This is a predicted structure of a 73-nucleotide RNA (transfer RNA) from Leifsonia sp.
It matches the Rfam family "tRNA".
The source organism's lineage runs through Bacteria, Bacillati, Actinomycetota, Microbacteriaceae and Leifsonia.
RNA sequence: CUCCUCGUAGCUCAGCGGAUAGAGCAACAGUUUUCUAAACUGUUGGUCGGUGGUUCGAGUCCAUCCGAGAAGA
Numbered sequence: 001c002u003c004c005u006c007g008u009a010g011c012u013c014a015g016c017g018g019a020u021a022g023a024g025c026a027a028c029a030g031u032u033u034u035c036u037a038a039a040c041u042g043u044u045g046g047u048c049g050g051u052g053g054u055u056c057g058a059g060u061c062c063a064u065c066c067g068a069g070a071a072g073a
Base pairs, nucleotide, nucleotide: 001072002071004069005068006067007066010025011024012023013022018056027043028042029041030040031039049065050064051063052062053061
């Protein structure tokens, strides 16, 4: 320098262009227990990496920038 993949909750990840964006783990609260752990129930937590565009409508499609990773020269 070229090309490819990825960026969504604290972590690991889902998410046909149309529902209030979800799951597991974690955290917090409660139930249970003499206590802890485990189990069960509930709650909190996101402006989907930034900007712009297409569209009636974008986490999703397009462009560009930023960041991470892989390949090639």